[in-house]
């Protein structure tokens, strides 16, 4: 340079931070929602997958708890 394995670190889990757990990943890495339509490709065809493109839709958590931000409702 290049496998590999061990440690220690750090990094990621569809919108912000934190604390505690738990899973992944080690840089060409984890990890980048979900429905419907439409449309190409896979493979002739229905169906499935997987890119495009249009339209609608949840949630600040992976998970519980806390804080912000944002929305509902009702009171002062």
């Nucleotide at each position: 340079g290049u496998u590999c394995c061990c440690a220690u670190c750090g990094g990621u889990g569809a919108u912000g931070g934190a604390g505690u757990u738990c899973a992944c990943c080690g840089g060409g890495a984890a990890c980048c929602g979900c429905c419907g339509a439409u449309c190409g490709u896979g493979a002739c065809a229905u169906c499935c997958a997987c890119a495009g493109u249009c339209g609608g839709c949840u949630g600040a958590u992976a998970a519980c708890u806390c804080c912000u931000a944002c929305g509902g409702c009702g009171a002062g």
Background:
Fluoride riboswitch aptamer (crcB RNA motif) from Nitrospira sp., 76 nucleotides, folded computationally. The prediction has a mean pLDDT of 76. Its Rfam family is "Fluoride riboswitch aptamer (crcB RNA motif)". The literature on the family includes a 2012 paper in Science by Baker et al., "Widespread genetic switches and toxicity resistance proteins for fluoride". Gene Ontology terms of the family: response to fluoride and positive regulation of gene expression. The RNAcentral record of the sequence draws on ENA.